About this RNA:
Two RNAs folded together computationally: RNase P RNA and transfer RNA, 432 nucleotides in total. Rfam match: Bacterial RNase P class A. It is annotated as a ribozyme.
RNA sequence: GCAGCGGGCCAGAUGACCGCGCGCCCGCGACGACGGGCGUGAGGAAAGUCCGAGCUCCACAGGGCAGGGUGCUGGGUAACGCCCAGUGGGAGCGAUCCCAAGGAAAGUGCCACAGAAAACAAACCGCCGGGAGACCGGUAAGGGUGAAACGGCGAGGUAAGAGCUCACCAGUGCCGGCGGCGACGCCGGCAGCUAGGCAAACCCCACCCGGAGCAAGACCAAAUAGGGGAGAAGAGGCGGCCCGUCUCGCUACAACUCCCGGGUAGGUCGCUUGAGGCCGACGGAAACGUCGGCCCUAGAGUAAUGGUCAUCGCGGAGCGAUCCGACAGAACUCGGCUUACGGUCCGCUGCUGUG
RNA sequence: GGGCGGUUAGCUCAGUUGGCCAGAGCGCCUCGCUUACACCGAGGAGGUCGGGAGUUCGACCCUCUCACCGCCCACCA
Repeated sequence: GCAGCGGGCCAGAUGACCGCGCGCCCGCGACGACGGGCGUGAGGAAAGUCCGAGCUCCACAGGGCAGGGUGCUGGGUAACGCCCAGUGGGAGCGAUCCCAAGGAAAGUGCCACAGAAAACAAACCGCCGGGAGACCGGUAAGGGUGAAACGGCGAGGUAAGAGCUCACCAGUGCCGGCGGCGACGCCGGCAGCUAGGCAAACCCCACCCGGAGCAAGACCAAAUAGGGGAGAAGAGGCGGCCCGUCUCGCUACAACUCCCGGGUAGGUCGCUUGAGGCCGACGGAAACGUCGGCCCUAGAGUAAUGGUCAUCGCGGAGCGAUCCGACAGAACUCGGCUUACGGUCCGCUGCUGUG
Repeated sequence: GGGCGGUUAGCUCAGUUGGCCAGAGCGCCUCGCUUACACCGAGGAGGUCGGGAGUUCGACCCUCUCACCGCCCACCA
């Protein structure tokens, strides 16, 4: 210098003028309106709504099936499908990264085409034996097909062959020892055991999960026709998926559910102090936890958070004057993930060049 | 803001234990018939299955993710 890997940080700054939302204060007779002053006012993703919670209502009740989800081990956390550390597997020369990674020797199912055969049964060519031949029998070494073909190699053995037998190697299972909390790893022995793949197919095993969502929900005010229709049961029905039990409420001028119709589109609360942030100490390998100190940092309601000018700073373009500067805008609130995206700094890897 | 559903030919839609299968109707093109047009008959073209990644030997189909389109919701009696 080129190519790459991992991580941290920032999201321009200051001033002037004009303007907007909210809060407080002052003036005006007035908590309204108006005028003035002060304070405060978007993000790392505010996004997608993909997970997990808080909060609220459904009866804050219990249990089971169905259904859904997760799936190596240990830890963290309010919780998680997230995070940290490790194990095993895979990619890369490497820094480093990726993995829905339990069970296929529980059961069922599928494996197109090709091929003899797609999973415990079979034989197309070939080889061997018999036969004049058609063909019959043996075989699974070799060929061929396929994404995948029932261990590999050598020797013995045989008519030819074959774990048929044996040595070595690979895998699997069992037993034992050592290390580790564990997943697992290493070593030794035994068994010819050689067992295909798919569970992001059904399923089995272990663990977890009630439903709806701030347009939840509570209160006040205003207005209208609590008008019309449909619905099942009677030891039953309904009460926010379904089933069952108990019994809390209602059960015929009814309640409940649905459809049609009528009225209102006002105010207050929920609403922002929270599993909050920053700094320090301690514990821990880390995620994280404990303690102490400091800080308060948007709460609007069709929705404010903006514009212009000047100077400075960083990067880029241009000889120069000058111009350009990413993704993107809170809507009850948090913890994550994912996606979009500019700049900068640090550490590391590979190659090349120079000293 | 929150919750559901969908995306396959130009248009409207099918497509299941994942394969030999990407199809139907309308439309479009060519030829025939006709003086000509329509109807009719024969033949044909046209598809990143919304984009990307994963599982699998193999994906319209299964899983994840992104994009786009559509629908629903408040209160009172």